[in-house]
Model confidence (mean pLDDT): 84 of 100. The RNA shown here (SAM riboswitch aptamer (S box leader)) has 98 nucleotides and comes from an uncultured Anaerolineales bacterium. The sequence was found by an Rfam model in a public genome assembly.
RNA sequence: GACUCAUCCAGAGAGGCUGAGGGACCGACCCUGCGAAGCCUCGGCAACCGUUCAAGCGGUGCCAAUUUCGGCGGACAAUUUUGUCCGAGAGAUGAGAG
Numbered sequence: 001g002a003c004u005c006a007u008c009c010a011g012a013g014a015g016g017c018u019g020a021g022g023g024a025c026c027g028a029c030c031c032u033g034c035g036a037a038g039c040c041u042c043g044g045c046a047a048c049c050g051u052u053c054a055a056g057c058g059g060u061g062c063c064a065a066u067u068u069c070g071g072c073g074g075a076c077a078a079u080u081u082u083g084u085c086c087g088a089g090a091g092a093u094g095a096g097a098g
Stems, first nucleotide, its partner, number of pairs: 003096006013042005021031003025071004043063003047060005067090001072087006
């Protein structure tokens, strides 16, 4: 890197160091020197796994916006343009196998 299964409309902050980017990709639209991303400390949320009678604890994970929205297919409704729903693809996280 690839495979299998599950979930993705909820939830979750402060400080320090840094210094310009980030929201996977493309288009759009957002966030950002009233500091982006990253690292550290404490805090929190609670999806999966382990443990336990259960709470609780542990292992990852997560703490802007529905996975920010749309990207492909179908159905329905409108008939100018579009809109709604379902599914797929892609992505993220967990567990397993390898």